[in-house]
Molecule: RNase P RNA; transfer RNA
Organism: Bacteroidota bacterium
């Protein structure tokens, strides 16, 4: 230098012109500020916040799974023990990986092949203390070993109440409280409430049918487990204190296109290398309560380690 | 926004740890003067896509794509 692994960051800039959202000013044309992400995505986990006995008991469910920290909390994160992997300079190091309790509590599975799959214990040859005792051939992922499987059932420890901003609160506008069938009226229909049943609350309506009416607005709504930096603890993850920073809030859904210029890749042509010209590209996506986390998408460019090759000293 | 279900043959479906099937649709014969309908043979599968558990996965776990269904 070229390549490859692994791991972090950035992920076009500037300027005019037109346009969209919101929010102040203005009496109006208008003018001023602000306006996507590292994933806003899957919605896979955990929280916050709201309602619903401030969350009961009882079954059933679901989740986690060596120890130990962190954390608002996790199926994350970080340390470490141990397992399999890969590589090197091989009592070891580095690096990846792991759903890593428990089959001496029960059940239940094991295709083919093999005598034989949990029941027997066959065949040869050895060996023997002469007992189907022991070993070794043979089948097979697995053959008397307290066997194997728990991403079988299951049991053991912990943990989880349900429902989601279409939560919830309140204004406004409508109106058929009318017909037709069923059923109930404290001997309790139906609700609130969740898989079941109990309990606890409400309770004179409800269920079907065939029609009619409305289907707007407010508020939650963004300032929060916040960013950035320096100290200071801790192997680290993280914590603490100090300074500073203010940056969306739409309701079918705003963040956008043109132009010049620059950076970046790449391809032709000129030219001795430098350099010029022209042409093409510059990914993935897109906020919807808000937050922490895992996944997956991603042109291109930097960084830091590791490492093969080459060339030089 | 928020919750669930599904993906197997050309279609419509079953298998729910031991290596893949049914009915239709195709293909070739049979039967007929000829079709159909009827017998009989046969081909046709990335069991959506990666990945893990297992001896062994279409099934068991995860994840990522499609379609689909409910909630105001």
């Nucleotide at each position: 230098g070229c390549g490859a692994c692994a791991g972090g960051c950035c992920g076009c800039c500037u300027u005019a012109u037109c346009g969209c959202c919101a929010c102040g000013c203005a009496a109006a044309u208008g003018c001023g500020u602000g306006g996507a992400g590292g994933a806003a995505a899957g919605u896979c986990c955990g929280g916050a916040c709201a309602c619903c006995a401030c969350a009961g008991c009882a079954c059933a469910g679901c989740a986690u799974a060596g120890c130990g920290g962190g954390u608002a909390a996790c199926a994350c994160c970080c340390g470490u023990c141990g397992u399999c992997c890969g590589u090197c300079u091989u009592u070891g190091g580095c690096g990846g990986u792991c759903a890593g309790g428990a089959c001496c509590a029960g059940u239940g599975c094991a295709a083919c092949a093999g005598a034989a799959a949990g029941a027997a214990u066959g065949u040869a040859c050895a060996g023997u203390u002469c007992g189907g005792c022991u070993g070794u051939a043979g089948u097979g992922a697995a053959a008397u070993c307290a066997g194997g499987u728990a991403a079988a059932c299951u049991c053991u420890a912990u943990g989880c109440g349900g429902u989601g901003c279409a939560a919830u609160g309140c204004c406004a506008a409508a109106u058929a409280a009318a017909c037709c069938g069923g059923u109930g009226c404290u001997u309790g229909a139906g609700g609130g409430u969740u898989g079941u049943g109990c309990g606890c609350c409400c309770g004179a309506g409800c269920c079907g049918g065939a029609g009619g009416g409305u289907a707007g607005g407010c508020a939650g709504c963004u300032a929060g487990a916040g960013g950035u930096g320096g100290c200071a603890g801790g192997c680290a993850a993280c914590u603490g204190c100090c300074a500073u920073c203010g940056g969306a809030g739409a309701u079918a859904a705003a963040u956008g296109a043109u132009a010049a210029g620059g950076c970046c890749g790449u391809u032709g042509g000129a030219a001795u290398u430098u350099u010029c010209c022209a042409g093409c590209g510059g990914a993935c996506a897109g906020a919807a309560u808000c937050c922490g986390g895992c996944u997956u998408a991603c042109a291109g460019g930097c960084c830091u380690g590791u490492u093969u090759u080459u060339u030089u000293u | 926004g928020c919750c669930g279900a599904c993906g197997u043959a050309g279609c419509u479906c079953a298998g729910g740890g031991g290596u893949a099937g049914a009915g239709u649709a195709c293909u070739u014969c049979c039967u007929u003067g000829g079709u159909a309908a009827g017998g009989a043979a046969g081909g046709g599968g990335u069991c959506a896509c990666g990945g893990g558990u297992u001896c062994a996965a279409u099934u068991c776990c995860c994840g990522u794509c499609g379609u689909u269904g409910g909630c105001u």